[in-house]
Molecule: transfer RNA
Organism: Candidatus Levyibacteriota bacterium
RNA sequence: GCCGAGAUGGCUCAGUGGUAGAGCAGCUGUUUUGUAAACAGCAGGUCCCGGGUUCGAAUCCCGGUCUCGGCU
Repeated sequence: GCCGAGAUGGCUCAGUGGUAGAGCAGCUGUUUUGUAAACAGCAGGUCCCGGGUUCGAAUCCCGGUCUCGGCU
RNA backbone atom coordinates (compact mmCIF):
# COMPACT_ATOMS: atom_id res chain seq x y z
P G A 1 -0.79 3.59 3.62
O5' G A 1 -0.80 2.75 2.32
C5' G A 1 -0.65 3.33 1.01
C4' G A 1 -0.68 2.23 0.00
C3' G A 1 -1.93 1.35 0.00
O3' G A 1 -2.97 1.94 -0.74
C1' G A 1 0.00 0.00 0.00
P C A 2 -4.51 1.69 -0.30
O5' C A 2 -4.81 0.19 -0.70
C5' C A 2 -4.79 -0.20 -2.07
C4' C A 2 -4.99 -1.71 -2.20
C3' C A 2 -6.18 -2.28 -1.44
O3' C A 2 -7.41 -2.11 -2.13
C1' C A 2 -4.28 -3.58 -1.00
P C A 3 -8.76 -1.96 -1.29
O5' C A 3 -8.99 -3.43 -0.73
C5' C A 3 -9.22 -4.51 -1.59
C4' C A 3 -9.33 -5.81 -0.83
C3' C A 3 -10.31 -5.82 0.32
O3' C A 3 -11.66 -5.97 -0.10
C1' C A 3 -8.31 -6.82 1.01
P G A 4 -12.81 -5.34 0.80
O5' G A 4 -12.89 -6.32 2.05
C5' G A 4 -13.26 -7.67 1.87
C4' G A 4 -13.02 -8.48 3.13
C3' G A 4 -13.75 -8.01 4.38
O3' G A 4 -15.12 -8.41 4.40
C1' G A 4 -11.53 -8.49 4.94
P A A 5 -16.18 -7.53 5.19
O5' A A 5 -15.85 -7.86 6.72
C5' A A 5 -16.02 -9.18 7.22
C4' A A 5 -15.53 -9.30 8.65
C3' A A 5 -16.13 -8.30 9.63
O3' A A 5 -17.41 -8.67 10.09
C1' A A 5 -13.80 -8.35 9.91
P G A 6 -18.49 -7.53 10.45
O5' G A 6 -17.88 -6.84 11.76
C5' G A 6 -17.82 -7.56 12.99
C4' G A 6 -16.92 -6.87 13.98
C3' G A 6 -17.42 -5.55 14.56
O3' G A 6 -18.38 -5.74 15.57
C1' G A 6 -15.12 -5.38 14.04
P A A 7 -19.45 -4.56 15.86
O5' A A 7 -18.58 -3.46 16.64
C5' A A 7 -17.91 -3.80 17.86
C4' A A 7 -17.27 -2.57 18.46
C3' A A 7 -18.25 -1.45 18.80
O3' A A 7 -17.86 -0.79 20.00
C1' A A 7 -16.64 -0.65 17.27
P U A 8 -18.58 -1.16 21.35
O5' U A 8 -20.13 -1.00 21.00
C5' U A 8 -20.72 0.29 20.88
C4' U A 8 -22.17 0.24 21.25
C3' U A 8 -22.47 -0.39 22.61
O3' U A 8 -22.29 0.54 23.66
C1' U A 8 -23.93 -1.28 20.99
P G A 9 -21.27 0.17 24.79
O5' G A 9 -22.16 0.53 26.06
C5' G A 9 -21.96 -0.17 27.32
C4' G A 9 -22.77 0.57 28.36
C3' G A 9 -22.36 0.24 29.80
O3' G A 9 -22.34 1.43 30.58
C1' G A 9 -24.68 -0.18 29.46
P G A 10 -20.93 2.20 30.70
O5' G A 10 -19.99 1.15 31.47
C5' G A 10 -18.65 1.55 31.88
C4' G A 10 -17.98 0.41 32.60
C3' G A 10 -17.85 -0.85 31.77
O3' G A 10 -16.66 -0.82 30.98
C1' G A 10 -18.81 -1.39 33.88
P C A 11 -16.65 -1.49 29.52
O5' C A 11 -16.60 -3.05 29.79
C5' C A 11 -15.46 -3.66 30.35
C4' C A 11 -15.68 -5.17 30.53
C3' C A 11 -16.12 -5.89 29.27
O3' C A 11 -15.02 -6.26 28.44
C1' C A 11 -17.55 -6.48 31.07
P U A 12 -15.24 -6.43 26.83
O5' U A 12 -16.17 -7.73 26.74
C5' U A 12 -15.67 -9.02 27.10
C4' U A 12 -16.73 -10.09 26.89
C3' U A 12 -17.38 -10.09 25.52
O3' U A 12 -16.57 -10.72 24.54
C1' U A 12 -19.04 -10.30 27.20
P C A 13 -16.88 -10.41 22.93
O5' C A 13 -18.36 -10.96 22.75
C5' C A 13 -19.25 -10.41 21.79
C4' C A 13 -20.64 -10.92 22.08
C3' C A 13 -21.73 -10.48 21.10
O3' C A 13 -21.75 -11.29 19.94
C1' C A 13 -22.48 -10.16 23.31
P A A 14 -22.44 -10.71 18.56
O5' A A 14 -24.01 -10.63 18.94
C5' A A 14 -24.81 -11.77 18.86
C4' A A 14 -26.23 -11.52 19.31
C3' A A 14 -27.14 -10.79 18.33
O3' A A 14 -27.53 -11.59 17.24
C1' A A 14 -27.58 -10.10 20.54
P G A 15 -27.64 -10.91 15.76
O5' G A 15 -28.75 -9.77 15.92
C5' G A 15 -30.12 -10.13 16.16
C4' G A 15 -30.90 -8.90 16.58
C3' G A 15 -30.98 -7.77 15.55
O3' G A 15 -32.04 -7.98 14.63
C1' G A 15 -30.43 -6.88 17.67
P U A 16 -31.79 -8.45 13.11
O5' U A 16 -31.03 -7.26 12.38
C5' U A 16 -31.69 -6.02 12.08
C4' U A 16 -31.53 -5.66 10.63
C3' U A 16 -32.34 -6.55 9.68
O3' U A 16 -32.72 -5.79 8.53
C1' U A 16 -30.04 -6.80 9.21
P G A 17 -34.23 -5.58 8.19
O5' G A 17 -34.40 -3.99 8.26
C5' G A 17 -33.79 -3.22 9.26
C4' G A 17 -34.67 -2.07 9.69
C3' G A 17 -36.15 -2.33 9.67
O3' G A 17 -36.73 -1.68 10.80
C1' G A 17 -35.68 -0.38 8.46
P G A 18 -37.32 -2.57 11.99
O5' G A 18 -38.23 -1.53 12.76
C5' G A 18 -37.65 -0.44 13.50
C4' G A 18 -38.71 0.39 14.15
C3' G A 18 -39.79 -0.41 14.89
O3' G A 18 -40.27 0.37 15.97
C1' G A 18 -40.78 0.77 13.07
P U A 19 -39.98 -0.21 17.41
O5' U A 19 -39.87 1.03 18.35
C5' U A 19 -39.58 2.35 17.89
C4' U A 19 -39.21 3.17 19.09
C3' U A 19 -38.17 2.48 19.99
O3' U A 19 -37.34 3.48 20.60
C1' U A 19 -40.17 2.81 21.20
P A A 20 -35.81 3.34 20.41
O5' A A 20 -35.45 1.81 20.65
C5' A A 20 -35.37 1.33 21.98
C4' A A 20 -34.58 0.05 22.02
C3' A A 20 -34.33 -0.46 23.42
O3' A A 20 -35.42 -1.29 23.80
C1' A A 20 -32.30 -0.46 22.18
P G A 21 -35.66 -1.78 25.29
O5' G A 21 -35.09 -3.26 25.18
C5' G A 21 -34.52 -3.90 26.30
C4' G A 21 -34.05 -5.27 25.86
C3' G A 21 -33.17 -5.98 26.87
O3' G A 21 -33.96 -6.62 27.86
C1' G A 21 -32.16 -6.08 24.75
P A A 22 -33.28 -6.91 29.28
O5' A A 22 -32.40 -8.22 29.02
C5' A A 22 -33.00 -9.41 28.56
C4' A A 22 -31.95 -10.47 28.27
C3' A A 22 -30.99 -10.76 29.39
O3' A A 22 -31.53 -11.66 30.33
C1' A A 22 -29.78 -10.47 27.39
P G A 23 -31.09 -11.54 31.86
O5' G A 23 -29.64 -12.18 31.93
C5' G A 23 -29.43 -13.55 31.60
C4' G A 23 -27.95 -13.86 31.50
C3' G A 23 -27.12 -13.39 32.67
O3' G A 23 -27.18 -14.29 33.76
C1' G A 23 -26.07 -12.73 30.67
P C A 24 -27.21 -13.72 35.25
O5' C A 24 -25.75 -13.15 35.47
C5' C A 24 -24.63 -14.02 35.47
C4' C A 24 -23.33 -13.28 35.36
C3' C A 24 -23.06 -12.21 36.43
O3' C A 24 -22.63 -12.75 37.67
C1' C A 24 -22.53 -11.34 34.32
P A A 25 -23.06 -12.01 39.00
O5' A A 25 -22.38 -10.56 38.91
C5' A A 25 -21.00 -10.41 39.05
C4' A A 25 -20.56 -8.97 38.82
C3' A A 25 -21.24 -7.94 39.72
O3' A A 25 -20.66 -7.87 41.01
C1' A A 25 -21.30 -7.18 37.50
P G A 26 -21.61 -7.57 42.25
O5' G A 26 -22.14 -6.09 42.02
C5' G A 26 -21.25 -4.99 42.01
C4' G A 26 -22.00 -3.68 41.85
C3' G A 26 -23.13 -3.46 42.84
O3' G A 26 -22.66 -2.97 44.08
C1' G A 26 -23.87 -2.94 40.66
P C A 27 -23.39 -3.44 45.42
O5' C A 27 -24.75 -2.64 45.41
C5' C A 27 -24.77 -1.21 45.46
C4' C A 27 -26.18 -0.69 45.32
C3' C A 27 -27.22 -1.34 46.23
O3' C A 27 -27.20 -0.79 47.55
C1' C A 27 -28.06 -1.26 44.04
P U A 28 -27.69 -1.70 48.77
O5' U A 28 -29.27 -1.83 48.58
C5' U A 28 -30.10 -0.69 48.67
C4' U A 28 -31.54 -1.04 48.41
C3' U A 28 -32.10 -2.22 49.19
O3' U A 28 -32.43 -1.88 50.53
C1' U A 28 -32.72 -2.42 46.95
P G A 29 -32.39 -3.03 51.64
O5' G A 29 -33.63 -3.98 51.29
C5' G A 29 -34.94 -3.47 51.38
C4' G A 29 -35.94 -4.43 50.77
C3' G A 29 -35.99 -5.81 51.39
O3' G A 29 -36.75 -5.83 52.57
C1' G A 29 -35.95 -6.01 49.04
P U A 30 -36.46 -6.94 53.68
O5' U A 30 -36.97 -8.29 53.02
C5' U A 30 -38.35 -8.48 52.74
C4' U A 30 -38.59 -9.85 52.12
C3' U A 30 -38.03 -11.03 52.89
O3' U A 30 -38.87 -11.42 53.96
C1' U A 30 -37.48 -11.23 50.60
P U A 31 -38.22 -11.88 55.32
O5' U A 31 -37.46 -13.24 54.96
C5' U A 31 -38.18 -14.37 54.50
C4' U A 31 -37.24 -15.44 54.00
C3' U A 31 -36.13 -15.84 54.95
O3' U A 31 -36.58 -16.77 55.93
C1' U A 31 -35.23 -15.47 52.79
P U A 32 -36.25 -16.48 57.45
O5' U A 32 -34.68 -16.77 57.53
C5' U A 32 -34.16 -18.05 57.25
C4' U A 32 -32.66 -18.08 57.40
C3' U A 32 -32.11 -17.42 58.66
O3' U A 32 -32.21 -18.30 59.78
C1' U A 32 -30.85 -16.70 56.79
P U A 33 -32.76 -17.74 61.18
O5' U A 33 -31.61 -16.77 61.70
C5' U A 33 -31.85 -15.90 62.79
C4' U A 33 -30.54 -15.30 63.27
C3' U A 33 -29.66 -14.73 62.18
O3' U A 33 -30.02 -13.40 61.87
C1' U A 33 -28.37 -16.12 63.59
P G A 34 -30.07 -12.99 60.23
O5' G A 34 -28.53 -12.95 59.84
C5' G A 34 -27.67 -11.96 60.39
C4' G A 34 -26.23 -12.24 60.02
C3' G A 34 -25.97 -12.42 58.54
O3' G A 34 -25.85 -11.19 57.86
C1' G A 34 -24.90 -14.13 59.76
P U A 35 -26.30 -11.10 56.25
O5' U A 35 -25.15 -11.89 55.51
C5' U A 35 -23.82 -11.36 55.47
C4' U A 35 -22.86 -12.36 54.86
C3' U A 35 -23.20 -12.87 53.47
O3' U A 35 -22.86 -11.93 52.46
C1' U A 35 -22.56 -14.67 54.82
P A A 36 -23.78 -11.84 51.10
O5' A A 36 -23.52 -13.26 50.41
C5' A A 36 -22.27 -13.55 49.81
C4' A A 36 -22.18 -15.02 49.45
C3' A A 36 -23.20 -15.50 48.41
O3' A A 36 -22.79 -15.20 47.09
C1' A A 36 -23.17 -16.99 50.22
P A A 37 -23.94 -14.80 45.96
O5' A A 37 -24.81 -16.14 45.83
C5' A A 37 -24.23 -17.32 45.27
C4' A A 37 -25.17 -18.50 45.43
C3' A A 37 -26.56 -18.30 44.82
O3' A A 37 -26.58 -18.59 43.44
C1' A A 37 -26.78 -19.10 47.03
P A A 38 -27.55 -17.76 42.42
O5' A A 38 -29.03 -18.13 42.94
C5' A A 38 -29.53 -19.44 42.83
C4' A A 38 -30.90 -19.55 43.48
C3' A A 38 -31.91 -18.52 43.01
O3' A A 38 -32.53 -18.91 41.79
C1' A A 38 -31.90 -18.57 45.37
P C A 39 -32.92 -17.81 40.68
O5' C A 39 -34.17 -17.05 41.30
C5' C A 39 -35.34 -17.77 41.61
C4' C A 39 -36.29 -16.94 42.44
C3' C A 39 -36.59 -15.56 41.90
O3' C A 39 -37.55 -15.57 40.87
C1' C A 39 -36.10 -15.39 44.19
P A A 40 -37.52 -14.47 39.68
O5' A A 40 -38.02 -13.16 40.41
C5' A A 40 -39.35 -13.07 40.89
C4' A A 40 -39.59 -11.78 41.64
C3' A A 40 -39.18 -10.51 40.91
O3' A A 40 -40.14 -10.09 39.95
C1' A A 40 -38.39 -10.42 43.12
P G A 41 -39.66 -9.33 38.62
O5' G A 41 -39.15 -7.92 39.14
C5' G A 41 -40.08 -6.94 39.59
C4' G A 41 -39.40 -5.87 40.41
C3' G A 41 -38.53 -4.87 39.66
O3' G A 41 -39.29 -3.88 38.98
C1' G A 41 -37.43 -5.56 41.64
P C A 42 -38.62 -3.15 37.71
O5' C A 42 -37.51 -2.20 38.33
C5' C A 42 -37.86 -1.16 39.23
C4' C A 42 -36.63 -0.47 39.78
C3' C A 42 -35.71 0.14 38.73
O3' C A 42 -36.17 1.41 38.28
C1' C A 42 -34.44 -1.06 40.30
P A A 43 -35.80 1.91 36.79
O5' A A 43 -34.30 2.33 36.91
C5' A A 43 -33.91 3.37 37.77
C4' A A 43 -32.40 3.41 37.92
C3' A A 43 -31.63 3.56 36.62
O3' A A 43 -31.53 4.92 36.22
C1' A A 43 -30.70 1.81 37.90
P G A 44 -31.54 5.26 34.66
O5' G A 44 -30.15 4.78 34.12
C5' G A 44 -28.94 5.38 34.61
C4' G A 44 -27.75 4.55 34.21
C3' G A 44 -27.63 4.29 32.72
O3' G A 44 -27.02 5.38 32.05
C1' G A 44 -27.31 2.28 33.90
P G A 45 -27.78 6.10 30.83
O5' G A 45 -27.17 5.47 29.51
C5' G A 45 -25.77 5.47 29.29
C4' G A 45 -25.41 4.79 28.02
C3' G A 45 -26.02 5.37 26.74
O3' G A 45 -25.27 6.48 26.26
C1' G A 45 -26.15 3.00 26.71
P U A 46 -26.02 7.90 25.93
O5' U A 46 -26.41 7.80 24.40
C5' U A 46 -27.43 6.93 23.94
C4' U A 46 -28.21 7.53 22.82
C3' U A 46 -27.42 7.94 21.58
O3' U A 46 -27.14 6.84 20.76
C1' U A 46 -28.89 9.69 22.19
P C A 47 -26.24 7.17 19.41
O5' C A 47 -25.38 5.84 19.30
C5' C A 47 -24.47 5.44 20.33
C4' C A 47 -24.07 3.99 20.13
C3' C A 47 -23.69 3.64 18.70
O3' C A 47 -22.65 2.68 18.73
C1' C A 47 -25.52 2.31 19.40
P C A 48 -21.59 2.54 17.51
O5' C A 48 -20.59 3.74 17.78
C5' C A 48 -19.97 3.89 19.06
C4' C A 48 -18.82 4.84 18.94
C3' C A 48 -19.06 6.07 18.08
O3' C A 48 -19.72 7.10 18.83
C1' C A 48 -17.06 5.08 17.39
P C A 49 -20.80 8.08 18.07
O5' C A 49 -19.88 9.02 17.18
C5' C A 49 -18.93 9.88 17.78
C4' C A 49 -18.22 10.68 16.71
C3' C A 49 -19.11 11.34 15.68
O3' C A 49 -19.70 12.54 16.15
C1' C A 49 -17.33 10.26 14.60
P G A 50 -21.16 12.99 15.59
O5' G A 50 -20.85 13.44 14.09
C5' G A 50 -19.91 14.48 13.84
C4' G A 50 -19.73 14.68 12.36
C3' G A 50 -21.01 14.72 11.55
O3' G A 50 -21.68 15.96 11.66
C1' G A 50 -19.43 13.37 10.44
P G A 51 -23.21 16.07 11.14
O5' G A 51 -22.99 16.10 9.54
C5' G A 51 -24.06 15.82 8.70
C4' G A 51 -23.56 15.51 7.30
C3' G A 51 -24.62 14.92 6.41
O3' G A 51 -25.43 15.93 5.81
C1' G A 51 -22.72 13.54 6.34
P G A 52 -27.02 15.73 5.89
O5' G A 52 -27.29 14.63 4.76
C5' G A 52 -26.78 14.82 3.45
C4' G A 52 -26.85 13.57 2.64
C3' G A 52 -28.22 12.92 2.54
O3' G A 52 -29.04 13.56 1.57
C1' G A 52 -26.62 11.27 3.00
P U A 53 -30.62 13.53 1.78
O5' U A 53 -31.05 12.02 1.52
C5' U A 53 -30.84 11.42 0.26
C4' U A 53 -31.29 9.97 0.28
C3' U A 53 -32.69 9.73 0.81
O3' U A 53 -33.68 9.98 -0.17
C1' U A 53 -31.19 8.19 1.79
P U A 54 -34.98 10.82 0.19
O5' U A 54 -35.77 9.88 1.20
C5' U A 54 -36.23 8.61 0.79
C4' U A 54 -36.70 7.81 1.96
C3' U A 54 -37.69 8.50 2.89
O3' U A 54 -39.01 8.49 2.37
C1' U A 54 -36.03 7.41 4.17
P C A 55 -39.89 9.84 2.42
O5' C A 55 -40.26 9.99 3.95
C5' C A 55 -40.85 11.21 4.45
C4' C A 55 -41.32 11.00 5.87
C3' C A 55 -40.29 10.37 6.80
O3' C A 55 -39.40 11.33 7.32
C1' C A 55 -42.34 9.23 7.02
P G A 56 -37.81 10.96 7.37
O5' G A 56 -37.76 9.79 8.45
C5' G A 56 -38.07 10.06 9.82
C4' G A 56 -38.18 8.77 10.59
C3' G A 56 -36.93 7.90 10.60
O3' G A 56 -35.97 8.34 11.54
C1' G A 56 -38.82 6.56 10.19
P A A 57 -34.42 8.28 11.13
O5' A A 57 -34.09 6.71 11.06
C5' A A 57 -34.24 5.87 12.22
C4' A A 57 -33.09 4.91 12.35
C3' A A 57 -31.75 5.59 12.61
O3' A A 57 -30.92 4.70 13.39
C1' A A 57 -31.62 4.42 10.59
P A A 58 -31.00 4.77 14.98
O5' A A 58 -29.83 3.82 15.46
C5' A A 58 -28.46 4.19 15.35
C4' A A 58 -27.58 2.99 15.26
C3' A A 58 -27.64 2.24 13.93
O3' A A 58 -26.77 2.79 12.99
C1' A A 58 -27.86 0.72 15.72
P U A 59 -27.24 2.94 11.42
O5' U A 59 -27.62 1.46 10.97
C5' U A 59 -26.63 0.43 10.95
C4' U A 59 -27.27 -0.91 10.65
C3' U A 59 -27.89 -1.01 9.25
O3' U A 59 -27.65 -2.28 8.69
C1' U A 59 -29.53 -1.43 10.91
P C A 60 -26.53 -2.47 7.54
O5' C A 60 -27.13 -1.60 6.35
C5' C A 60 -27.96 -2.19 5.35
C4' C A 60 -28.24 -1.21 4.25
C3' C A 60 -27.06 -0.33 3.82
O3' C A 60 -26.20 -1.01 2.91
C1' C A 60 -28.97 1.01 4.10
P C A 61 -24.61 -0.68 2.89
O5' C A 61 -24.55 0.74 2.16
C5' C A 61 -24.95 0.88 0.81
C4' C A 61 -24.78 2.32 0.35
C3' C A 61 -23.45 2.95 0.67
O3' C A 61 -22.43 2.60 -0.26
C1' C A 61 -25.15 4.43 1.32
P C A 62 -20.88 2.53 0.17
O5' C A 62 -20.47 4.05 0.35
C5' C A 62 -20.48 4.92 -0.76
C4' C A 62 -20.07 6.32 -0.36
C3' C A 62 -18.85 6.45 0.50
O3' C A 62 -17.63 6.36 -0.25
C1' C A 62 -20.54 7.78 1.41
P G A 63 -16.31 5.73 0.44
O5' G A 63 -15.85 6.89 1.44
C5' G A 63 -15.41 8.14 0.93
C4' G A 63 -15.24 9.15 2.05
C3' G A 63 -14.32 8.75 3.18
O3' G A 63 -12.94 8.86 2.86
C1' G A 63 -16.27 9.70 4.07
P G A 64 -11.89 7.86 3.55
O5' G A 64 -11.87 8.36 5.08
C5' G A 64 -11.34 9.62 5.40
C4' G A 64 -11.62 9.99 6.84
C3' G A 64 -10.96 9.13 7.89
O3' G A 64 -9.58 9.44 8.08
C1' G A 64 -13.20 9.50 8.48
P U A 65 -8.56 8.32 8.59
O5' U A 65 -8.94 8.12 10.12
C5' U A 65 -8.76 9.17 11.06
C4' U A 65 -9.22 8.75 12.43
C3' U A 65 -8.64 7.45 12.94
O3' U A 65 -7.32 7.61 13.47
C1' U A 65 -10.96 7.44 13.32
P C A 66 -6.25 6.45 13.29
O5' C A 66 -6.74 5.32 14.34
C5' C A 66 -6.74 5.61 15.73
C4' C A 66 -7.54 4.57 16.48
C3' C A 66 -7.11 3.13 16.31
O3' C A 66 -5.98 2.78 17.09
C1' C A 66 -9.45 3.26 16.10
P U A 67 -5.04 1.59 16.61
O5' U A 67 -5.89 0.26 16.87
C5' U A 67 -6.23 -0.11 18.19
C4' U A 67 -7.07 -1.37 18.18
C3' U A 67 -6.50 -2.54 17.41
O3' U A 67 -5.52 -3.25 18.14
C1' U A 67 -8.79 -2.29 16.88
P C A 68 -4.36 -4.06 17.34
O5' C A 68 -5.13 -5.30 16.70
C5' C A 68 -5.72 -6.28 17.55
C4' C A 68 -6.51 -7.29 16.73
C3' C A 68 -5.76 -7.94 15.56
O3' C A 68 -4.88 -8.96 15.96
C1' C A 68 -7.91 -7.26 14.85
P G A 69 -3.58 -9.29 15.04
O5' G A 69 -4.19 -9.99 13.74
C5' G A 69 -4.85 -11.25 13.84
C4' G A 69 -5.51 -11.62 12.54
C3' G A 69 -4.61 -11.68 11.31
O3' G A 69 -3.80 -12.85 11.26
C1' G A 69 -6.62 -10.57 10.78
P G A 70 -2.41 -12.84 10.44
O5' G A 70 -2.84 -12.79 8.91
C5' G A 70 -3.55 -13.90 8.36
C4' G A 70 -4.00 -13.58 6.94
C3' G A 70 -2.91 -13.21 5.95
O3' G A 70 -2.21 -14.32 5.44
C1' G A 70 -4.71 -11.70 5.76
P C A 71 -0.68 -14.17 4.97
O5' C A 71 -0.79 -13.28 3.63
C5' C A 71 -1.46 -13.79 2.50
C4' C A 71 -1.48 -12.75 1.40
C3' C A 71 -0.12 -12.19 1.00
O3' C A 71 0.62 -13.03 0.14
C1' C A 71 -1.66 -10.43 1.25
P U A 72 2.22 -13.08 0.21
O5' U A 72 2.66 -11.64 -0.33
C5' U A 72 2.37 -11.27 -1.67
C4' U A 72 2.70 -9.82 -1.89
C3' U A 72 4.11 -9.40 -1.55
O3' U A 72 5.06 -9.75 -2.57
C1' U A 72 2.59 -7.82 -0.69